[in-house]
RNA sequence: GGCGUCAGCGCGGGAGAGUGCAAUGGGGAAACCCGGCGCCGCCGAAGGAGCAAGCCGCCCCCGGAAUCUCUCAGGCAAAAGGACCGCGCUGGCGUA
Numbered sequence: 001g002g003c004g005u006c007a008g009c010g011c012g013g014g015a016g017a018g019u020g021c022a023a024u025g026g027g028g029a030a031a032c033c034c035g036g037c038g039c040c041g042c043c044g045a046a047g048g049a050g051c052a053a054g055c056c057g058c059c060c061c062c063g064g065a066a067u068c069u070c071u072c073a074g075g076c077a078a079a080a081g082g083a084c085c086g087c088g089c090u091g092g093c094g095u096a
Base pairs, nucleotide, nucleotide: 002095003094004093005092006091007090008089009088010087011086012085013084018040020039021038024035025034026033027032041076042075043074047072048070049069050068055064056063057062
């Protein structure tokens, strides 16, 4: 130096679901704007939890992890965030 894998950083892509009601606070002459205790409805792709269903280990038992399930957390105009994917750089590990 090559290949594989993991991590960090940079760039690009990246879904779903409420601009719901509203105590109350701030700004403004007003229209209106910004936040928001609490309540109702909803979403799954930070994180977390589970293996009931489905899936994989040929089947039962048993085991496994997820983009499956739950919705604690988070989120429901835009922005931001965002699992995951691609490229580049750096480093760790493995390999002939």